This is a predicted complex of two RNAs, RNase P RNA and transfer RNA, with 422 nucleotides together.
Its mean pLDDT, the model's own confidence on a scale to 100, is 76.
[in-house]
């Protein structure tokens, strides 16, 4: 140099003409000014903001799950801890990556096929009685499985066995020592109990409900016909938007069906914004100074054409309450890292 | 814009909830009954379980992502 990955960065500008949506000026013609995205999307988390509930217990339901920091807040995001995979060296350190990273030693459930057995072990084989059948002992060998009851020596026995003992691995509880903590060394006693919580579950910790079609207001219009169903102090139902106990109200209430109207304004656009420098901090981040900035439809705008500029102009896509994230698509070029290959020394 | 449901053989469905040979009707193919057809029996074919990754000894199932289809919600008295 070539080619693949993988993260990041950028996601054209400028001028004419014609057109489209908001604004703000005029009496009108018409001018001026400003008009999508890094993901605007998946809607997967958090939170603004609105209504409704805000006497209270219980149970359900939902989520989160090593530690400290960070945010308004989070499952985000930064630092660390610890596990495991890869590379490099190989004493044991260094480099990347990955983690739904509480408990399987509270219990229950499951573990197909094989096997004797899948978790109160015992089929062949062993060792003791016994003529045999049998009866007892052990758990070292064998074969089955993904998975088989802690691994090696030694003593030790009829045979064996953590029975004992030495060292090795794990798991608990108490102590020291360092560390805010998570955890690391290390010491003392027990103890060897397969996986499975992205099976119920158990443990700490959280959660009100419903979404801008949320709420307010103004205008138009009609017939709350007619049916069922449960009430009327023996209490249907509503407060109480999951049950239920409780306590207050309480005469109608729910369901099916019909009738209208389908316009308008508000919420709706300057805000946890954004950009440069400074500080404080490993960092995420925060403080503080100087600037910057205006999409707001309601069938729903952003677009076409020709030119310059650049090495290029092609993808992914196109607001609809707003706001932080994560996640997923996304071309050309640019910048790093790995990986392969060629060529040179 | 909020908010549910489903995707398995050509079709049209069950098996997911509580993981362990992937099935039913039907259509196709081939015997067979019958003079033929039509229908019955019977006997086979045919599946990337929408896609991708994790969780497990194992994944249609169980979680994550992601695609594509359907549904459902408008005020008023």
């Nucleotide at each position: 140099c070539u080619a693949c990955a993988a993260a990041c960065c950028c996601g054209a500008a400028c001028u004419a003409u014609c057109g489209u949506g908001g604004u703000a000026a005029g009496c009108a013609a018409u001018u001026a000014c400003c008009a999508a995205g890094g993901a605007a999307a998946g809607u997967c988390c958090g939170g603004a903001c609105a209504g409704c509930a805000u006497a209270g217990g219980g149970u359900a339901a939902c989520c989160c799950a090593c530690c400290g920091g960070u945010c308004a807040a989070u499952a985000g995001c930064c630092g660390g801890c610890g596990u495991c995979c890869c590379g490099a060296u190989u004493a044991u350190u260094c480099g990347g990556g990955a983690c739904a990273g509480a408990g399987a030693a509270a219990g229950u459930g499951c573990c197909a096929c094989a096997g004797a057995a899948a978790a109160u072990a015992a089929c062949u084989a062993c060792c003791u009685c016994g003529a045999a059948a049998g009866a007892g002992g052990a758990a070292a060998a064998g074969g089955u499985g993904a998975a088989a009851a802690u691994g090696u020596g030694c003593g030790g026995u009829a045979a064996a066995a953590g029975c004992g003992c030495a060292c090795a691995g794990a798991a608990a509880u108490a102590g020291u020592a360092a560390g805010u903590a998570a955890u690391u060394a290390u010491u003392a006693u027990u103890u060897c109990g397969g996986g499975u919580a992205a099976a119920c579950c158990u443990u700490g910790g959280g959660u009100g409900c419903u979404g801008u079609a949320a709420u307010g207001c103004c205008a138009u219009g009609u017939a709350a016909a007619g049916g069922a169903a449960c009430a009327u102090u023996u209490g249907a139902g509503a407060a109480c938007g999951a049950c239920u106990c409780g306590u207050u109200c309480a005469a109608g209430u729910u369901c099916c069906a019909g009738g209208g109207u389908a316009g308008g304004c508000a919420g709706c656009a300057a805000g946890a914004c954004u950009u440069u420098a400074u500080c404080a901090g490993u960092a995420a981040u925060g403080a503080u100074a100087a600037g910057g900035c205006u999409a707001g439809a309601u069938a729903a705008a952003u677009g076409a054409u020709a030119g310059u500029u650049u090495a290029g102009a092609a993808a992914c896509a196109g607001a609809a309450u707003c706001c932080g994230g994560c996640u997923u698509a996304u071309g050309a070029g640019g910048c790093u890292u790995g990986u392969a290959g060629u060529a040179a020394u | 814009c909020g908010g549910g449901u489903g995707g398995u053989a050509g079709c049209g469905c069950a098996g997911u909830c509580c993981g362990g040979u992937a099935g039913c009707g039907u259509a196709c193919a081939c015997g067979u009954c019958u003079g033929g057809g039509g229908g019955g029996c019977g006997u086979g074919u045919g599946g990337u379980c929408g896609c991708a990754g994790g969780u497990u000894c194992a994944a249609a199932u169980c979680c994550u992502g992601u695609u594509c289809a359907c549904c459902c919600g408008a005020c008023c008295a």